Order: sequence, then structure tokens, then C1' cells
RNA sequence: GCCUCGAUAGCUCAGUUGGGAGAGCGCACGACUGAAGAUCGUGAGGUCACCAGUUCGAUCCUGGUUCGGGGCA
Repeated sequence: GCCUCGAUAGCUCAGUUGGGAGAGCGCACGACUGAAGAUCGUGAGGUCACCAGUUCGAUCCUGGUUCGGGGCA
């Protein structure tokens, strides 16, 4: 330098022929307990890496940028 994969909640990761943003763990509160733990319930928490484009509508499609993994030279 070229090719390829990835970037989504605090962490680990799903997601979709383009229309509802999610799970587990963690966190807060409640139930239970003498008190904790475990268990159960409720809830908060997101610029879907960034900039443009296409579209009525983009996490998803297209182009570019940044960062990380792998491969070739």
C1' cells in the first nucleotide's frame, strides 16, 4: 500500500427484504429475610464510531474518515 471483518446500554453481545432499538450480566428501587445472599417484580441507562448521499423513512443501502482484528505484498 491492497483485501477483508468489526464498531449497538457500564460490560459481553443479538438484531433487521429499510419503518417497534433489544437480551444476559451489572446498577437503583420494591417484595421476601432478624439482616444479608439467592429468588421474584419494576425501573433508569443509547448521537446504533464520525461525515455526507439515496429514500417518505437509514442501526441496516452507497461513498468517504477514524479506531481495532485478520490476511497478502

Model confidence (mean pLDDT): 84 of 100. Predicted 3D model of a 73-nucleotide RNA (transfer RNA) from Caenorhabditis elegans. Taxonomically the source falls in Caenorhabditis (Eukaryota, Metazoa, Rhabditida, Rhabditina). Its Rfam family is "tRNA". The family has 954 seed sequences and 5,335,975 matches in Rfam 15.1. Rfam classes the family as a transfer RNA. The sequence is in RNAcentral, with records from GtRNAdb and Rfam.